[in-house]
Source information
Transfer RNA from a Candidatus Woesearchaeota archaeon, 72 nucleotides, folded computationally. Its Rfam family is "tRNA". Rfam classes the family as a transfer RNA.

RNA sequence: GCCCCUGUAGUAUAAUGGAUAGUACACAAGGUUGCGGACCUUGUAAUCGGAGUUCAAUUCUUCGCAGGGGCG
Numbered sequence: 001g002c003c004c005c006u007g008u009a010g011u012a013u014a015a016u017g018g019a020u021a022g023u024a025c026a027c028a029a030g031g032u033u034g035c036g037g038a039c040c041u042u043g044u045a046a047u048c049g050g051a052g053u054u055c056a057a058u059u060c061u062u063c064g065c066a067g068g069g070g071c072g
Base pairs, nucleotide, nucleotide: 001071002070003069004068005067006066007065010025011024012023013022018055027043028042029041030040031039048064049063050062051061052060
């Protein structure tokens, strides 16, 4: 330099064009407990950035950025 893949809460992951973007762990508050852990309830928090297609984009296209892999 060329080609391919990936990018969603703090972490791991689901959502294949239409649901309030879901689940688990973590975190916070409350309950429980002599205290803590475990357990129960509730809550906070996310689509890498820009542009395009579409009535509608996490999803499709494109240009960047970041990470990984292959070739030279």